This is a predicted structure of a 100-nucleotide RNA (Purine riboswitch aptamer) from a Clostridiales bacterium. Of the family's consensus pairs, 95% are formed in the model. Rfam family: Purine riboswitch aptamer. The literature on the family includes a 2003 paper in Cell by Mandal et al., "Riboswitches Control Fundamental Biochemical Pathways in Bacillus subtilis and Other Bacteria". Model confidence (mean pLDDT): 75 of 100. NCBI's taxonomy places the organism under Bacteria, Bacillati, Bacillota, Clostridia, Eubacteriales.

RNA sequence: AUGAAGUAAAUAAAGAAUACUCAUAUAAUCCUGAUAAUUGGUUCGGGGGUCUCUACCGGGCGGCCGUAACUGCCCGACUAUGAGUGAAUUUUGUCGUGUG
Numbered sequence: 001a002u003g004a005a006g007u008a009a010a011u012a013a014a015g016a017a018u019a020c021u022c023a024u025a026u027a028a029u030c031c032u033g034a035u036a037a038u039u040g041g042u043u044c045g046g047g048g049g050u051c052u053c054u055a056c057c058g059g060g061c062g063g064c065c066g067u068a069a070c071u072g073c074c075c076g077a078c079u080a081u082g083a084g085u086g087a088a089u090u091u092u093g094u095c096g097u098g099u100g
Stems, first nucleotide, its partner, number of pairs: 001097003010094005019085007026055001029048006040065002049056001057076007
C1' cells in the first nucleotide's frame, strides 16, 4: 500500500448519523366558550387526556338538519421513550498479499 487470483479470501469490535420495523403513550380523542355558513354544516380560543415533549389534523363515503344544531364509519401521521433490522461509511485490532 492493498483484500486480487482462486476450490475457498477476509475477519472481529466500537462510535455517530440516516432509513425501516415493532412495542409503549393516545383513543390523531373527549369536554367547553365564542363565531360563520345554509349552493351550507366553518373558524378562533380554553380545559381534560400521556410516569410524556410535541401533536390533537387531512381525505373519502354516508346520515341528519333547515337558519341552528350537527353526526357515524373507513383510510392516512407526527412526536417522546425503549427494542430490533439492513446497507453504507469511519476508527481500531487480527489474518492474508505486494513493495522497500